[in-house]
Parts: sequence; structure tokens; C1' cells
RNA sequence: CAACGAUAACGGCAAACCAAUUGAAAAGUUGGGACGCAAAGCUAAGGACCUUAAUCUGCAAAGAAAGGCAGCCAGCUACCGAA
Repeated sequence: CAACGAUAACGGCAAACCAAUUGAAAAGUUGGGACGCAAAGCUAAGGACCUUAAUCUGCAAAGAAAGGCAGCCAGCUACCGAA
């Protein structure tokens, strides 16, 4: 330096659910709460997935995401150091 990841150390995050709130929805935020996490840190104009009010395409049905989601994959960065 790279890889790897302990019943190690210092610390960290917080699923479901509940309350409030924003949103058309997906979902977000705040508080409570812990299922879990060695990147559960950051990135949404790489793929997957979710949503369809407005907008666009369409006669319609429907389709389309620069609307979401990183705790699905991916990219970038990082603490510690047993085997």
C1' cells in the first nucleotide's frame, strides 16, 4: 500500500412500527424506537426498483422521470487492526 474483518478499542448509523408534519403518490423531515449495519459515510444525468398530480407522447387504454430510492448493484472517500 492492497486485500481482509475479532465476542478487540474509540465511536457512529438506525429497519419495522408509533406521533407530528410536507407531498398527488412513491417518499421526505422531526421526535420516539432498534431489525440490523465495517462504509447503513457521500454520489440519483450508470443499471435495477418504486410512484404518475402536473407536463410530454397517445383517439383512448397506456407509456415516459432530470419525481423518489444509495439499508439492491455500482462509483468515490474513510476509522480501527486480531487472524
The RNA shown here (c-di-GMP-I riboswitch aptamer) has 83 nucleotides and comes from Acetobacterium paludosum. Rfam family: c-di-GMP-I riboswitch aptamer. Gene Ontology term of the family: cyclic-di-GMP binding. Model confidence (mean pLDDT): 87 of 100. The model forms 95% of the base pairs in the Rfam consensus.